[in-house]
The RNA shown here (SAM riboswitch aptamer (S box leader)) has 118 nucleotides and comes from Cellulophaga tyrosinoxydans. Model confidence (mean pLDDT): 79 of 100. The organism belongs to Paracellulophaga, within Bacteria.
RNA sequence: UAGUUAUCAAGAAAGGUGGAGGGAAUAGACCCUUUGAAACCUUAGCAACCCUUUGCGCAAUGCAAUGAAGGUGCUAAAUUCUACCAAAUGUGCUUUAUGCAUUGGCGGCAGAUAACGA
Numbered sequence: 001u002a003g004u005u006a007u008c009a010a011g012a013a014a015g016g017u018g019g020a021g022g023g024a025a026u027a028g029a030c031c032c033u034u035u036g037a038a039a040c041c042u043u044a045g046c047a048a049c050c051c052u053u054u055g056c057g058c059a060a061u062g063c064a065a066u067g068a069a070g071g072u073g074c075u076a077a078a079u080u081c082u083a084c085c086a087a088a089u090g091u092g093c094u095u096u097a098u099g100c101a102u103u104g105g106c107g108g109c110a111g112a113u114a115a116c117g118a
Stems, first nucleotide, its partner, number of pairs: 001118001003116006013043005021032003026083004044075003049071002051067001053065004079110001084107001085105001087103005
């Protein structure tokens, strides 16, 4: 890094260094930011994927509860929103055309994280 599975509208910030950008990428919108962006460091916190402990179970990679020591992760806004599509509604065309607009879903694409992994 390919791939597989699960989750992604909840939750949780202060300080130091730094000095102009940032919100993944493309486009558009919107937002954050010199009342200090990114990045790095310290401390704190959130969550509970791995995990701890207990119970059930012949057992399992199982189920339920529990905890937060350890491994990750995360700590503006839904993964900030839209882009593609099923479907619905409206409208246009008027006998073939399936166009445009709006809504839209536990959808698709892309992405992030975890566990597995050749």